[in-house]
RNA sequence: UUUUUACUAAGCUAAUCCUGUUGUGAAGCAGGUACAGAAAGUCUCAGGUCUUUAUAUUAAUGUGUAAAGAUAGCUGGACUGCAUAA
Numbered sequence: 001u002u003u004u005u006a007c008u009a010a011g012c013u014a015a016u017c018c019u020g021u022u023g024u025g026a027a028g029c030a031g032g033u034a035c036a037g038a039a040a041g042u043c044u045c046a047g048g049u050c051u052u053u054a055u056a057u058u059a060a061u062g063u064g065u066a067a068a069g070a071u072a073g074c075u076g077g078a079c080u081g082c083a084u085a086a
Base pairs, nucleotide, nucleotide: 005083012037013036017032018031019030020029021028022027035073041079042078043077045076046075047074048071049070050069051068052067053066054065055064056063057062
C1' cells in the first nucleotide's frame, strides 16, 4: 500500500413506533426507543422506487412522456475511515 473480516479491543449509527416541528407531497429535522448494519460515514454520477406539476391517452382513482424534487437503511459507482489473523 492492497485485500480480508477468523479471533479481539475501543467504539459508531439507529429501523420501527411515539411526541414536537418543516413541507402541497414523497419525506426531512429534534428527543425518546432499538430492528438491524463492517462502512447503515459522505456524495444524486447511472439505474430503480416514490412525490408534485404539465401533457397525451383511458371505462377508471389507471397508463405513458417530460421537468422538478424525495430516497445514500434500494442497487451500482466515487471519495474517506477504526481494529485486524493472513
Molecule: c-di-GMP-I riboswitch aptamer
Organism: Methylococcaceae bacterium